[in-house]
Context: one part of a larger RNA
RNA sequence: CCAGAGACCACCAAUGGGAAACGAAGACCCCGUAGAGCUUUGCUGUAGUCUGGUGUUGCAUUAUGGUUGGAGAUGCAGAGUGUAGGUGGGACCCGCUACUAGGCUGGGCUUCCGGGUCCAGCUGAGGGGACAUUGGAACACCACCCUUCCCCAACUAUAAUGCUAACUGCGACAGCAGGACAACGCUUGAUGGACAGCUCGGCUGGGGCGGUACACCCUUGACAAUAGAUCAAGGGUGCCCAAAGGUCAGCUCAUCCCGGUCGGAAAUCGGGAGUAGAGUGUAAACGCAAAAGCUGGCCUGACUGGAUUCUGGCCAACAAGGAAUCCAGCCGCGAAAGCGUGGGUUAGCGAUACAUCAGUUACCCUCAAUGGGUGCUGGUGGUAUCAGAAAAGCUACCUCGGGGAUAAUGGGAUCGUAGCUUCCAAGAGUCCAUAUCGACGAAGCGUGUUGUUCCGUCGCUGUCGGCUCCCCCUCACCUGGCUGUGCAGUAGCAGCCAAGGGUAUAGGUGUCCACUAGUUAAAAGGGGACGUUAGCUGGGUUCAGAACGUCGUGAGACAGUUCGGUCGCUAUCUAUUGGUGG
Repeated sequence: CCAGAGACCACCAAUGGGAAACGAAGACCCCGUAGAGCUUUGCUGUAGUCUGGUGUUGCAUUAUGGUUGGAGAUGCAGAGUGUAGGUGGGACCCGCUACUAGGCUGGGCUUCCGGGUCCAGCUGAGGGGACAUUGGAACACCACCCUUCCCCAACUAUAAUGCUAACUGCGACAGCAGGACAACGCUUGAUGGACAGCUCGGCUGGGGCGGUACACCCUUGACAAUAGAUCAAGGGUGCCCAAAGGUCAGCUCAUCCCGGUCGGAAAUCGGGAGUAGAGUGUAAACGCAAAAGCUGGCCUGACUGGAUUCUGGCCAACAAGGAAUCCAGCCGCGAAAGCGUGGGUUAGCGAUACAUCAGUUACCCUCAAUGGGUGCUGGUGGUAUCAGAAAAGCUACCUCGGGGAUAAUGGGAUCGUAGCUUCCAAGAGUCCAUAUCGACGAAGCGUGUUGUUCCGUCGCUGUCGGCUCCCCCUCACCUGGCUGUGCAGUAGCAGCCAAGGGUAUAGGUGUCCACUAGUUAAAAGGGGACGUUAGCUGGGUUCAGAACGUCGUGAGACAGUUCGGUCGCUAUCUAUUGGUGG
């Protein structure tokens, strides 16, 4: 010098920055042993449909079965005259003029092909048994029964057919048609989102997907008593074994050295060293050498009943399960002392109810037996969501009660990640680290990307982009002053001071961004609740309608796509602008 700020009150008219303004117990998200709608091969049922039986429902015939009764036949191992069904009685039985002795001829049935049996015709007086063989003796005779086959009768079942009188339909009330079927009643089984009821686990660095940290065992974390969490780190279990169990006895392993036929680095053999470097059924830890390891003998204690202690579950209570110790019984091994209630120890597990099996000096039916039932004791069958409901999905058509106990946007914290700065200086730069660029590394920064967290907000802080308008920062794009240069000048490159002013337009895209085009001194980067919705818009995202692709049996779903889709609010205070009065 310039610019700005600064002292009273009230009123009027405006604007919409703030009152995380008002409106609505958040529609998003999660939770609730809350609800509803829809779907289905969720669970459990129901209507409906089909179907077996039966009642209404009767009379017959045929065929094929079954049961009972009657008549008849049938029965072959080998040996043996030969076709021997079984058992018991048994020493005689059948026939003699015709009713079947035997023989011959013809025929039927059956056959193990040897025969057996029955019928008809002819002939006419004997034939069979006890003997020899066989485990067993005569179809000589009588009685009862078995296997197989055939015939008859009764009852019954199934199938088929016929009838008419129940019943049904039609009808002109004469009948006609169907017919024991159908219809109807009871009952069996099947099917059955057509309909109904109910359910749709838990944990969880939101929920879902994933996982199982949901029942157990070992080690570390775990901080030298004990205990100790996490979706902490590393692993294991839901068995196996009649020997891999008990006992007694004997032995010593892995590895290395020396020697030795094939034989080698390594096979079997001899000698030596050898505290475990092996082995132990199975994870890990601990334990173990005249053994807890390896081999052999004899056995079954891997038995029955009872008690206590510990663990499960330190420290309140608690189940199943597990372990240790002891008593009694009965056994095994050992000369004995002793050891043995499974495996060297720590994992290998499961309640009530129900079913079933075994036992039972109890009770009931019943006075007793058989039998049945009840009770008691023990075993088996399983709930892994493992102290144990019987259980699938969708909801953007959704509802209620809650939650900032819990997510999405913004804020806070942090800064791995992104961005930026600095340090060191290998190297590039003809030579030369630092005109310029700078590897491998190191240290930092805050107006900040993306994460992490879940601190505030769910009785509610409007979410992307654009428009409008204002303030601020500098890590400076242009303009100003200056320095270095691998700066001759021009034009550059790099840096220092500096935020006064400027930093644009167009194209397609909802876009921020990015790309493109021609300009320009330049077309810098950011912050202000990703500035700004009681200022605008509403293209996108993120309700209800509809469609495509894909997924799903389906209802439906999709940071996949597509068309459409209500933006409330009269300004009290404050703030700001213009004005009036005292």
The part of an RNA shown here (large-subunit ribosomal RNA, domain V) has 582 nucleotides and comes from a Candidatus Aenigmatarchaeia archaeon. The full RNA is in RNAcentral, with records from ENA. Rfam family: Bacterial large subunit ribosomal RNA.